RNA backbone atom coordinates (compact mmCIF):
# COMPACT_ATOMS: atom_id res chain seq x y z
C1' N A 1 0.00 0.00 0.00
C1' N A 2 -3.50 -4.02 1.15
C1' N A 3 -6.76 -6.78 4.65
C1' N A 4 -8.83 -7.01 10.37
C1' N A 5 -15.72 -11.55 13.01
C1' N A 6 -9.28 -6.47 16.41
C1' N A 7 -10.20 -3.08 21.00
C1' N A 8 -11.66 1.94 22.34
C1' N A 9 -14.40 6.58 21.49
C1' N A 10 -17.52 10.23 18.30
C1' N A 11 -22.95 10.77 16.25
C1' N A 12 -21.57 17.79 12.51
C1' N A 13 -20.63 23.53 13.53
C1' N A 14 -22.30 28.63 13.78
C1' N A 15 -26.44 32.31 12.49
C1' N A 16 -31.22 34.74 10.77
C1' N A 17 -37.16 34.76 10.83
C1' N A 18 -41.83 32.41 12.24
C1' N A 19 -43.91 28.75 15.78
C1' N A 20 -44.63 25.39 20.12
C1' N A 21 -43.32 23.92 25.60
C1' N A 22 -41.80 25.58 30.11
C1' N A 23 -38.32 29.57 33.55
C1' N A 24 -37.64 34.53 34.90
C1' N A 25 -37.92 39.55 34.79
C1' N A 26 -41.07 44.06 33.48
C1' N A 27 -45.43 46.38 32.32
C1' N A 28 -51.12 46.14 31.88
C1' N A 29 -55.43 44.83 34.62
C1' N A 30 -57.15 43.54 40.23
C1' N A 31 -58.38 46.01 46.66
C1' N A 32 -54.18 42.06 47.19
C1' N A 33 -52.11 37.14 45.72
C1' N A 34 -52.82 33.62 41.68
C1' N A 35 -54.62 33.13 36.48
C1' N A 36 -55.00 36.29 31.86
C1' N A 37 -52.66 39.40 28.09
C1' N A 38 -48.21 42.41 26.20
C1' N A 39 -42.80 42.64 25.89
C1' N A 40 -38.14 40.93 26.64
C1' N A 41 -33.88 37.49 28.32
C1' N A 42 -31.98 33.02 28.69
C1' N A 43 -33.41 26.85 28.66
C1' N A 44 -35.52 22.91 24.97
C1' N A 45 -34.23 14.77 23.03
C1' N A 46 -30.27 10.14 22.85
C1' N A 47 -25.61 7.47 22.67
C1' N A 48 -28.83 4.38 22.36
C1' N A 49 -34.37 9.23 24.65
C1' N A 50 -35.46 2.06 22.17
C1' N A 51 -36.19 -3.59 23.98
C1' N A 52 -39.06 -3.07 29.28
C1' N A 53 -34.44 -7.82 30.17
C1' N A 54 -31.74 -7.64 35.19
C1' N A 55 -30.63 -4.37 40.06
C1' N A 56 -31.44 0.34 42.96
C1' N A 57 -33.98 4.91 44.83
C1' N A 58 -39.20 6.37 46.17
C1' N A 59 -44.49 5.68 47.19
C1' N A 60 -48.16 2.34 49.35
C1' N A 61 -49.97 -2.23 51.32
C1' N A 62 -47.92 -6.66 54.02
C1' N A 63 -45.01 -8.29 58.04
C1' N A 64 -42.61 -12.03 65.88
C1' N A 65 -38.83 -15.67 64.41
C1' N A 66 -37.74 -20.01 61.36
C1' N A 67 -38.27 -23.82 58.16
C1' N A 68 -40.61 -25.70 53.93
C1' N A 69 -42.61 -24.80 48.67
C1' N A 70 -41.15 -21.42 44.53
C1' N A 71 -38.15 -18.23 41.54
C1' N A 72 -33.06 -17.11 40.44
C1' N A 73 -27.28 -17.12 41.02
C1' N A 74 -22.55 -20.09 40.75
C1' N A 75 -14.41 -20.29 38.65
C1' N A 76 -10.95 -16.75 42.48
C1' N A 77 -10.47 -12.01 44.35
C1' N A 78 -12.27 -6.84 43.92
C1' N A 79 -16.22 -3.09 42.86
C1' N A 80 -21.01 -0.85 43.57
C1' N A 81 -26.57 1.48 46.93
C1' N A 82 -27.34 -2.91 44.07
C1' N A 83 -27.29 -6.44 39.94
C1' N A 84 -27.71 -11.74 36.01
C1' N A 85 -23.44 -5.17 35.57
C1' N A 86 -18.29 -3.98 35.80
C1' N A 87 -12.74 -4.69 36.32
C1' N A 88 -8.23 -8.00 37.32
C1' N A 89 -6.80 -12.42 37.30
C1' N A 90 -6.89 -18.21 37.10
C1' N A 91 -8.87 -22.55 34.16
C1' N A 92 -11.09 -24.39 28.92
C1' N A 93 -11.41 -23.33 23.79
C1' N A 94 -10.64 -20.39 19.20
C1' N A 95 -7.74 -17.31 16.22
C1' N A 96 -0.56 -16.53 12.50
C1' N A 97 -1.80 -12.26 15.65
C1' N A 98 -4.56 -7.95 17.69
C1' N A 99 -8.41 -10.02 20.38
C1' N A 100 -12.30 -12.93 20.91
C1' N A 101 -15.62 -17.03 23.41
C1' N A 102 -17.16 -20.12 28.20
C1' N A 103 -24.74 -22.37 30.24
C1' N A 104 -16.47 -22.15 34.64
C1' N A 105 -19.85 -25.76 41.87
C1' N A 106 -20.52 -31.18 42.68
C1' N A 107 -20.79 -37.63 38.28
C1' N A 108 -17.15 -42.23 44.74
C1' N A 109 -25.26 -38.66 47.55
C1' N A 110 -28.97 -41.15 44.82
C1' N A 111 -32.07 -41.76 40.01
C1' N A 112 -31.90 -41.55 34.94
C1' N A 113 -30.05 -40.87 29.66
C1' N A 114 -26.64 -42.32 25.18
C1' N A 115 -30.20 -41.74 18.20
C1' N A 116 -27.32 -44.16 14.45
C1' N A 117 -23.18 -47.42 13.52
C1' N A 118 -21.59 -51.18 15.95
C1' N A 119 -19.69 -57.76 18.56
C1' N A 120 -20.24 -54.49 22.84
C1' N A 121 -22.51 -48.16 25.42
C1' N A 122 -21.90 -48.57 31.74
C1' N A 123 -22.38 -54.73 33.12
C1' N A 124 -18.96 -54.67 29.66
C1' N A 125 -18.16 -57.09 25.15
C1' N A 126 -16.00 -60.46 20.05
C1' N A 127 -17.89 -59.57 13.79
C1' N A 128 -13.10 -60.12 10.92
C1' N A 129 -8.83 -61.61 13.68
C1' N A 130 -4.64 -63.90 16.57
C1' N A 131 -3.99 -68.83 19.50
C1' N A 132 -4.90 -73.73 20.71
C1' N A 133 -0.13 -74.09 25.77
C1' N A 134 -3.85 -77.20 28.69
C1' N A 135 -8.26 -80.65 27.54
C1' N A 136 -10.90 -83.36 23.27
C1' N A 137 -10.21 -85.92 18.60
C1' N A 138 -7.26 -87.87 13.87
C1' N A 139 -2.08 -89.73 12.47
C1' N A 140 2.98 -90.99 13.55
C1' N A 141 7.20 -92.54 16.65
C1' N A 142 8.54 -95.06 21.20
C1' N A 143 8.62 -101.41 25.32
C1' N A 144 6.81 -97.22 28.54
C1' N A 145 6.50 -92.63 30.65
C1' N A 146 6.22 -89.66 26.59
C1' N A 147 7.63 -87.26 22.16
C1' N A 148 6.45 -85.19 17.16
C1' N A 149 2.62 -83.49 13.85
C1' N A 150 -2.56 -81.99 12.26
C1' N A 151 -7.95 -80.50 13.27
C1' N A 152 -10.31 -75.96 14.88
C1' N A 153 -14.23 -79.38 19.19
C1' N A 154 -13.82 -77.46 24.36
C1' N A 155 -11.78 -73.09 25.20
C1' N A 156 -7.77 -68.74 25.80
C1' N A 157 -6.90 -63.30 23.88
C1' N A 158 -7.89 -58.11 22.71
C1' N A 159 -2.31 -57.36 19.68
C1' N A 160 -4.23 -55.64 14.51
C1' N A 161 -8.66 -54.16 11.19
C1' N A 162 -13.44 -52.55 11.31
C1' N A 163 -18.13 -48.86 13.80
C1' N A 164 -18.72 -44.66 16.57
C1' N A 165 -19.42 -38.27 19.51
C1' N A 166 -16.90 -41.04 23.28
C1' N A 167 -14.36 -48.42 23.04
C1' N A 168 -10.52 -48.81 29.53
C1' N A 169 -3.54 -44.42 28.31
C1' N A 170 0.73 -43.76 24.65
C1' N A 171 5.71 -45.68 22.87
C1' N A 172 9.53 -48.96 23.80
C1' N A 173 11.66 -53.61 26.01
C1' N A 174 10.32 -58.21 28.48
C1' N A 175 7.01 -62.15 28.96
C1' N A 176 3.55 -65.41 26.51
C1' N A 177 0.54 -70.58 23.05
C1' N A 178 -1.19 -66.01 21.07
C1' N A 179 -2.01 -61.67 24.37
C1' N A 180 -2.41 -57.70 28.19
C1' N A 181 -0.24 -53.09 33.90
C1' N A 182 0.31 -59.02 33.55
C1' N A 183 5.82 -56.89 34.59
C1' N A 184 9.37 -52.95 33.69
C1' N A 185 11.38 -47.52 31.95
C1' N A 186 10.25 -42.97 30.23
C1' N A 187 5.62 -39.77 29.39
C1' N A 188 0.37 -38.38 30.27
C1' N A 189 -3.89 -38.44 33.34
C1' N A 190 -5.85 -39.57 38.31
C1' N A 191 -5.14 -39.22 44.34
C1' N A 192 -3.56 -38.36 48.30
C1' N A 193 1.48 -35.77 50.08
C1' N A 194 5.36 -32.82 50.95
C1' N A 195 8.51 -28.33 48.62
C1' N A 196 7.55 -23.60 47.02
C1' N A 197 5.21 -18.87 44.27
C1' N A 198 0.68 -16.37 45.17
C1' N A 199 -4.04 -12.41 49.03
C1' N A 200 -6.94 -16.44 46.98
C1' N A 201 -9.10 -19.57 42.31
C1' N A 202 -5.00 -21.79 40.76
C1' N A 203 0.62 -22.33 38.98
C1' N A 204 5.55 -24.97 39.12
C1' N A 205 8.63 -28.94 41.18
C1' N A 206 9.56 -33.73 43.46
C1' N A 207 8.77 -38.24 45.09
C1' N A 208 4.83 -42.18 45.89
C1' N A 209 0.27 -45.38 44.30
C1' N A 210 -0.19 -48.97 38.14
C1' N A 211 -5.17 -46.41 41.07
C1' N A 212 -6.20 -46.14 34.99
C1' N A 213 -13.40 -47.03 35.45
C1' N A 214 -15.23 -42.78 31.10
C1' N A 215 -19.17 -39.05 29.47
C1' N A 216 -23.81 -35.73 30.32
C1' N A 217 -26.15 -31.85 35.74
C1' N A 218 -28.33 -26.93 28.47
C1' N A 219 -31.93 -34.11 32.65
C1' N A 220 -33.90 -35.38 38.09
C1' N A 221 -31.13 -34.03 41.78
C1' N A 222 -27.04 -32.41 45.96
C1' N A 223 -24.43 -27.82 47.96
C1' N A 224 -23.53 -22.56 48.98
C1' N A 225 -25.78 -18.52 47.97
C1' N A 226 -29.83 -14.12 46.79
C1' N A 227 -35.43 -13.26 46.67
C1' N A 228 -42.66 -10.04 51.19
C1' N A 229 -45.91 -7.56 46.87
C1' N A 230 -47.56 -3.96 43.86
C1' N A 231 -45.93 0.02 40.55
C1' N A 232 -45.67 7.71 39.16
C1' N A 233 -52.40 5.34 36.27
C1' N A 234 -47.07 4.50 42.98
C1' N A 235 -49.34 8.42 46.41
C1' N A 236 -50.83 13.13 48.58
C1' N A 237 -53.53 17.59 49.10
C1' N A 238 -57.64 20.84 47.51
C1' N A 239 -62.30 19.93 45.19
C1' N A 240 -67.78 21.93 42.53
C1' N A 241 -72.61 21.31 39.75
C1' N A 242 -75.76 16.95 39.89
C1' N A 243 -77.39 12.45 42.02
C1' N A 244 -77.24 9.93 46.74
C1' N A 245 -75.38 9.27 52.58
C1' N A 246 -75.82 11.48 57.63
C1' N A 247 -77.30 15.65 61.77
C1' N A 248 -80.23 18.95 63.81
C1' N A 249 -84.91 22.29 63.60
C1' N A 250 -89.70 23.68 61.60
C1' N A 251 -93.90 22.42 58.72
C1' N A 252 -97.19 18.24 57.41
C1' N A 253 -104.87 21.14 56.36
C1' N A 254 -104.49 15.88 51.67
C1' N A 255 -99.33 10.63 55.13
C1' N A 256 -103.48 9.23 47.40
C1' N A 257 -107.17 5.30 47.39
C1' N A 258 -109.37 0.44 48.54
C1' N A 259 -110.71 -4.03 52.25
C1' N A 260 -111.62 -5.76 56.97
C1' N A 261 -112.18 -4.99 62.22
C1' N A 262 -118.27 -1.04 66.44
C1' N A 263 -114.98 4.49 65.64
C1' N A 264 -111.05 8.87 65.85
C1' N A 265 -107.25 9.45 58.06
C1' N A 266 -99.14 6.54 58.62
C1' N A 267 -98.24 4.06 63.71
C1' N A 268 -97.08 3.40 68.76
C1' N A 269 -98.06 5.18 74.07
C1' N A 270 -100.99 8.50 77.10
C1' N A 271 -105.10 11.92 77.53
C1' N A 272 -109.81 13.04 76.00
C1' N A 273 -114.64 11.50 74.50
C1' N A 274 -117.33 11.48 69.02
C1' N A 275 -114.66 16.06 67.65
C1' N A 276 -112.15 12.89 60.68
C1' N A 277 -109.15 16.17 68.93
C1' N A 278 -104.45 17.11 71.57
C1' N A 279 -99.53 15.89 73.93
C1' N A 280 -95.22 12.63 73.30
C1' N A 281 -92.10 8.91 70.71
C1' N A 282 -91.06 6.50 66.07
C1' N A 283 -91.46 6.03 60.16
C1' N A 284 -92.27 8.74 55.80
C1' N A 285 -92.66 13.11 52.66
C1' N A 286 -91.10 18.48 51.85
C1' N A 287 -87.91 22.82 53.26
C1' N A 288 -83.16 25.35 55.54
C1' N A 289 -78.50 25.22 57.99
C1' N A 290 -74.40 21.96 58.50
C1' N A 291 -71.09 17.64 58.35
C1' N A 292 -68.21 13.51 55.59
C1' N A 293 -67.09 10.69 51.20
C1' N A 294 -66.29 9.97 45.76
C1' N A 295 -66.36 11.56 40.89
C1' N A 296 -65.06 16.25 36.88
C1' N A 297 -61.10 19.16 37.48
C1' N A 298 -56.88 21.44 39.92
C1' N A 299 -51.95 21.20 42.11
C1' N A 300 -47.89 18.67 44.30
C1' N A 301 -44.70 14.17 43.55
C1' N A 302 -41.30 16.59 39.10
C1' N A 303 -36.91 16.94 38.78
C1' N A 304 -30.53 18.94 42.65
C1' N A 305 -28.73 14.12 41.73
C1' N A 306 -25.96 7.30 43.91
C1' N A 307 -25.76 14.32 39.09
C1' N A 308 -21.91 16.83 35.42
C1' N A 309 -17.19 18.87 34.43
C1' N A 310 -11.67 20.55 35.79
C1' N A 311 -7.45 19.56 38.86
C1' N A 312 -5.09 16.29 42.26
C1' N A 313 -4.00 11.80 45.30
C1' N A 314 -4.95 6.18 46.10
C1' N A 315 -5.26 1.51 43.34
C1' N A 316 -3.01 -2.50 37.26
C1' N A 317 -8.41 -1.70 36.82
C1' N A 318 -13.64 -1.29 38.32
C1' N A 319 -13.64 2.19 41.31
C1' N A 320 -12.88 5.55 45.91
C1' N A 321 -11.17 10.46 48.37
C1' N A 322 -10.31 15.21 48.50
C1' N A 323 -10.98 20.28 46.11
C1' N A 324 -12.64 23.61 42.69
C1' N A 325 -16.68 25.25 39.01
C1' N A 326 -22.04 24.42 36.87
C1' N A 327 -27.32 23.79 37.05
C1' N A 328 -28.40 21.33 32.10
C1' N A 329 -36.11 19.98 29.20
C1' N A 330 -40.09 18.72 32.57
C1' N A 331 -44.16 18.06 29.10
C1' N A 332 -50.01 15.11 30.02
C1' N A 333 -54.98 13.62 23.24
C1' N A 334 -48.25 15.02 25.81
C1' N A 335 -43.69 20.93 23.46
C1' N A 336 -38.58 20.28 21.19
C1' N A 337 -41.47 22.03 14.53
C1' N A 338 -40.56 24.64 9.88
C1' N A 339 -37.94 27.94 5.82
C1' N A 340 -32.80 29.14 4.85
C1' N A 341 -27.96 31.26 4.74
C1' N A 342 -22.35 30.22 5.36
C1' N A 343 -18.91 26.57 6.74
C1' N A 344 -17.79 21.42 7.28
C1' N A 345 -17.73 16.07 5.84
C1' N A 346 -19.22 12.10 1.93
C1' N A 347 -19.78 10.70 -3.48
C1' N A 348 -20.21 11.31 -8.74
C1' N A 349 -18.90 15.03 -13.05
C1' N A 350 -15.26 18.09 -14.84
C1' N A 351 -10.79 21.54 -14.44
C1' N A 352 -5.93 23.10 -12.48
C1' N A 353 -0.88 22.19 -10.34
C1' N A 354 3.24 19.30 -8.41
C1' N A 355 5.15 14.13 -8.50
C1' N A 356 5.70 9.64 -11.52
C1' N A 357 7.51 6.37 -18.06
C1' N A 358 3.11 4.96 -16.88
C1' N A 359 -1.67 3.15 -14.65
C1' N A 360 -2.27 6.64 -10.79
C1' N A 361 -1.25 9.27 -6.22
C1' N A 362 -1.45 14.55 -3.47
C1' N A 363 -3.12 19.40 -3.11
C1' N A 364 -6.34 22.94 -4.57
C1' N A 365 -10.59 25.40 -7.46
C1' N A 366 -15.98 24.50 -9.54
C1' N A 367 -20.66 22.12 -10.02
C1' N A 368 -24.60 18.83 -9.05
C1' N A 369 -25.75 15.20 -5.08
C1' N A 370 -26.18 12.74 -0.05
C1' N A 371 -25.66 13.06 5.28
C1' N A 372 -27.65 6.73 9.26
C1' N A 373 -30.48 4.15 13.84
C1' N A 374 -33.84 6.77 16.15
C1' N A 375 -37.68 10.96 19.79
C1' N A 376 -37.81 11.79 26.89
C1' N A 377 -42.94 10.49 29.54
C1' N A 378 -40.67 9.66 38.23
C1' N A 379 -35.41 9.04 38.35
C1' N A 380 -30.63 6.20 38.32
C1' N A 381 -26.78 1.65 37.71
C1' N A 382 -26.17 -1.75 33.31
C1' N A 383 -27.51 -4.98 29.61
C1' N A 384 -29.42 -6.16 24.73
C1' N A 385 -31.09 -4.59 20.11
C1' N A 386 -30.57 -0.63 15.89
C1' N A 387 -27.07 2.81 13.41
C1' N A 388 -24.25 6.29 7.63
C1' N A 389 -20.19 8.47 8.12
C1' N A 390 -15.23 9.72 10.00
C1' N A 391 -11.34 9.49 14.50
C1' N A 392 -7.47 7.02 17.81
C1' N A 393 -4.92 2.80 19.07
C1' N A 394 -3.59 -2.08 18.09
C1' N A 395 -2.33 -6.26 14.87
C1' N A 396 -1.07 -9.43 10.03
C1' N A 397 1.36 -8.82 5.53
C1' N A 398 3.07 -6.58 0.37
C1' N A 399 6.65 -3.67 -1.73
C1' N A 400 10.40 0.12 -1.68
C1' N A 401 14.62 2.53 0.90
RNA sequence: GGAGGUGGGUGGAGGAUCGCCGGCAUGCACGAACCGCAUGCGGGAGGAAAGUCCGGGCUCCGCAGGACAGGGAGGUCGCUAACGGCGACCCGGGGUGACCCGAGGGAAAGCGCAACAGAAAGCACACCGCCGAUGGCCGGCGCGAGCCGGCACAGGCAAGGGUGAAAUCGUGGGGUAAGAGCCCACGCGCGACGGCCGGGUGACCGGCGGCGCGGCAAGCCCCUCCCGGAGCAAGCUCGAAUAGGGAUGCCGUCGAGGGCGGUCCGUCCGAGGCCUUCGGGCCCGGCAUCCGGGUAGAGCGCUCGAGCGGCGCGGCAACGCGUCGCCUAGACGAAUGAUCCUCGCCGGCCCCGUCGCGAGACGGAGUCGGAACAGAACCCGGCUUACAGGCCACUCUGCCG
This is a predicted structure of a 401-nucleotide RNA (Bacterial RNase P class A) from a Myxococcota bacterium. Its Rfam family is "Bacterial RNase P class A". Rfam classes the family as a ribozyme. The model forms 91% of the base pairs in the Rfam consensus. Model confidence (mean pLDDT): 77 of 100. The gene name in the source record is rnpB.